[in-house]
Predicted 3D model of a 76-nucleotide RNA (transfer RNA) from a Verrucomicrobiota bacterium. Rfam family: tRNA. Rfam links the family to the GO term triplet codon-amino acid adaptor activity. Lineage of the source: Bacteria > Pseudomonadati > Verrucomicrobiota. Model confidence (mean pLDDT): 82 of 100.
RNA sequence: ACGGCGUUAGCUCAAUUGGUAGAGUAGCGGUCUCCAAAACCGUUGGUUGGGGGUUCGAGUCCCUCACGCCGUGCCA
Numbered sequence: 001a002c003g004g005c006g007u008u009a010g011c012u013c014a015a016u017u018g019g020u021a022g023a024g025u026a027g028c029g030g031u032c033u034c035c036a037a038a039a040c041c042g043u044u045g046g047u048u049g050g051g052g053g054u055u056c057g058a059g060u061c062c063c064u065c066a067c068g069c070c071g072u073g074c075c076a
Base pairs, nucleotide, nucleotide: 001072002071003070004069005068006067007066010025011024012023013022019056027043028042029041030040031039049065050064051063052062053061
């Protein structure tokens, strides 16, 4: 430099053919307990990496930029 894959909640990850984003864990509150832990119940939390485009509608399709991983090369 070129190509491929990836970026979604604090963390780890889902999301069907494009139909309006969810789980586990963590946090917070509660039940239980002499107290705590564990367990159980409830609940908060999102610019879907940034920007632009297509569309009635984009996490999903297109362009561009950034970052990470992998591969193939170039220079020295």